[in-house]
Molecule: Bacterial RNase P class A
Organism: Longimicrobiales bacterium
């Protein structure tokens, strides 16, 4: 110089003014109790003190805590996960490894089980896309035809045939290379490579190494159906608990009865105490009706579920690491549609003008808690630190 990887911090710092929420002192003011001292409440008002977003608080993608339903055991049907070991409450995460593939390399990426169970797909080029196929192109051994030749026999066509090396199509052409073979060719047959199922070492294991034997047969796609292994009950804090107004609703109980029809229930008249309407009086209406008070059940609303927890940092032990054991310290939103804010001045960074003066104007992110963790994804600023590769000079 260029590049890989890992990690740290995060309105950048100070200050001044005004403001915002949750807790809470303190002084006033209001109501209730009380004889009185005093004691509780409070959508009040002044001063104060403490605290007040995040690395992602975001997507709601996964996987748990907790809750309330649900459920004998299994299977069926749906979903997910799918190399191998650890770690973890748990996972589709992390973290060691093995293969495969890109990188000169440091590294990056991989749904990485099964295609010699079964069904299906492959566009466009192309002859030909699975028991395939000859468009250029090779060949003439055989067979045909035409010269020559008395004759063996020799020469030509390329007509029937043979063949797939070579070019061309494809993302993919029915093993690769290389040689013997041959008319020409070809796993037709030989070597190494590639496949295979065994054996044999090594490694808990994926796998890796060997040598020997088979035979070229088995193409590719399962984020196509599918098979196979293993996991999943369903909804969420508007879960789920307690407490309870006002109105309308259900229940019971007190509240006044007598008379008659008609002995008794029921019903129905009649008087009645009461009753609301009413300034008050009469009139008229209700009358076991109003009206008192008690039980339920629900709404509003109020508590709580609620913020300290699979919690953070340091030491030392264990482990290559995720990750754990341990001892000391630390921790301070909890909330209701919702506060964390603003403006000024000073310096810092970094760009841009520049009459280079430490001068002017611009910039300094993404966002933003709402039961709570464990990841993952995705947004982003100015920057710092580590380790390691490549290359080029001295």
């Nucleotide at each position: 110089g260029g590049g890989a990887u890992g990690c740290g911090a995060g309105u950048g710092c100070g200050g001044a003014u005004c403001g915002c929420g949750u807790u809470u002192g303190c002084g006033g003011g209001g109501c209730c109790g009380g004889c009185a001292a005093c004691g509780g409440c409070c959508a009040c008002c002044g001063c104060g003190a403490c605290c007040g977003a995040g690395g992602a608080a975001a997507g709601u993608c996964c996987g748990a805590g907790c809750u309330c339903c649900g459920a004998a055991g299994g299977g069926c049907a749906g979903g997910g996960u799918g190399c191998c070991g650890g770690c973890u409450a748990a996972c589709g995460g992390c973290c060691g490894g093995g293969c495969g593939u890109c990188g000169c390399g440091a590294g990056g990426c991989g749904a990485c089980g099964g295609a010699a169970a079964g069904u299906g797909c492959a566009a466009c080029a192309g002859a030909g896309a699975a028991g395939a196929g000859a468009c250029c192109g090779c060949c003439g051994a055989u067979g045909g035809c035409c010269c020559c030749g008395a004759g063996a026999g020799g020469g030509g066509u390329a007509c029937a045939g043979g063949c797939a090396a070579g070019g061309g199509u494809g993302a993919a052409a029915c093993g690769g290379u290389g040689g013997u073979g041959u008319a020409a060719g070809a796993g037709a047959c030989c070597a190494c490579c590639g496949c295979g199922g065994a054996c044999c070492u090594g490694g808990u294991g994926a796998c890796a190494g060997g040598g020997a034997c088979g035979g070229c047969a088995a193409g590719g796609c399962a984020a196509a159906c599918c098979c196979c292994a293993c996991c999943c009950g369903g909804a969420g804090c508007a879960a789920g608990g307690c407490c309870a107004a006002a109105u309308a609703g259900g229940g019971g109980a007190c509240g006044a009865g007598g008379c008659g029809c008609u002995g008794c229930c029921c019903g129905c008249g009649c008087c009645g105490a009461g009753g609301g309407u009413c300034g008050c009086a009469a009139g008229a209406c209700c009358g076991a009706c109003a009206g008192u008070c008690c039980c339920g059940g629900g709404u509003a609303g109020g508590c709580u579920g609620c913020u300290g927890g699979a919690g953070g940092c340091u030491g030392c032990g264990a482990g290559c690491a995720a990750u754990u054991g341990u001892a000391g310290c630390c921790c301070u939103a909890g909330a209701g549609a919702a506060a964390u804010g603003a403006u000024c001045c000073g310096c810092c960074u970094c760009c841009g003008c520049c009459a280079c003066g430490a001068g002017c104007g611009g910039a300094g992110a993404c966002a933003g808690a709402a039961c709570u963790c464990g990841g993952c994804u995705u947004a982003u600023u100015c920057c710092g630190c580590g380790u390691c590769c490549c290359u080029g000079c001295u």